The RNA shown here (transfer RNA) has 75 nucleotides and comes from Candidatus Magasanikbacteria bacterium CG10_big_fil_rev_8_21_14_0_10_47_10. The sequence is in RNAcentral, with records from ENA. Its mean pLDDT, the model's own confidence on a scale to 100, is 81. The source organism's lineage runs through Bacteria, Bacteria candidate phyla and Candidatus Magasanikiibacteriota. Its Rfam family is "tRNA".
Parts: sequence; C1' cells; structure tokens
RNA sequence: GGCCUCAUCGUCUAAUGGUUAGGACGCCUGGUUCUCAUCCAGGUAAUAGGGGUUCGAUUCCCCUUGAGGCUACAA
Repeated sequence: GGCCUCAUCGUCUAAUGGUUAGGACGCCUGGUUCUCAUCCAGGUAAUAGGGGUUCGAUUCCCCUUGAGGCUACAA
C1' cells in the first nucleotide's frame, strides 16, 4: 500500500427498512431483614462522526475516525 471484519446504555449483548431501541449485569430508590447479603418492585442510561438513498435508516450506500485480522513490495 491492498483486501476483509467490527463500532448500540457504565459493561456484555439483541434488534433482516416501520420497535416506546429490548435483555442481563452494574448503579439509584423503595419493600423484605435487628443489620448485611439474598429475594421482590420501580427507576437509570445507548445507535463512533459527517453526508447520501428512502415516505421512513441501528439496518442500505459513500467519506472520515478508531479497533482487529489477512496479505504484497522495498529495505
């Protein structure tokens, strides 16, 4: 240099163009308990950035950024 894959709540992870963007863990509040833990209920917070296509984009296309992998040439 070339090619490929990936980027979603604090973390992990779903969502095959129409979802209120879901779940688990965490955290917060309350209940239970003498207290802690467990357990139960509720809450919390996310689509890497920019542009395009579309009535509608997490999803399709382009560019950028970052992470990972394969590979060529030269020395």